[in-house]
The RNA shown here (transfer RNA) has 77 nucleotides and comes from a Candidatus Hydrogenedentota bacterium. The sequence was found in a public genome assembly. Model confidence (mean pLDDT): 80 of 100. NCBI's taxonomy places the organism under Bacteria, Pseudomonadati, Candidatus Hydrogenedentota.
RNA sequence: GCCUGGGUAGCUCAGUUGGUUAGAGCGCUGGAUUGUGGAUCCAGAGGUCGGCAGUUCGACCCUGCCCCCAGGUACCA
Numbered sequence: 001g002c003c004u005g006g007g008u009a010g011c012u013c014a015g016u017u018g019g020u021u022a023g024a025g026c027g028c029u030g031g032a033u034u035g036u037g038g039a040u041c042c043a044g045a046g047g048u049c050g051g052c053a054g055u056u057c058g059a060c061c062c063u064g065c066c067c068c069c070a071g072g073u074a075c076c077a
Base pairs, nucleotide, nucleotide: 001073002072003071004070005069006068007067010026011025012024013023019057028044029043030042031041032040050066051065052064053063054062
C1' cells in the first nucleotide's frame, strides 16, 4: 500500500425493513433497608451514535473521503 471486520453512555455490548423520543448489564448519584458497611429494592443523571460531506420527506443504519483499533496479505531493508 491492498483486503476484511470494527468505532453507539465512564466500561463491556445490543440496535429488526431507513420511520416519530437510541437501549441493556456493570459502574455512578440520591433514597429505602441496616448499629455501620456489603447485599437487596426504588428512583435518577449520563450519548454531537469517530469526523466531514452527500442521497432521501426522513440516516446509528445507505454512498464517498478522512481519522483510529484489530486481523490478514504484498513490497523494501
Its Rfam family is "tRNA". Gene Ontology term of the family: triplet codon-amino acid adaptor activity.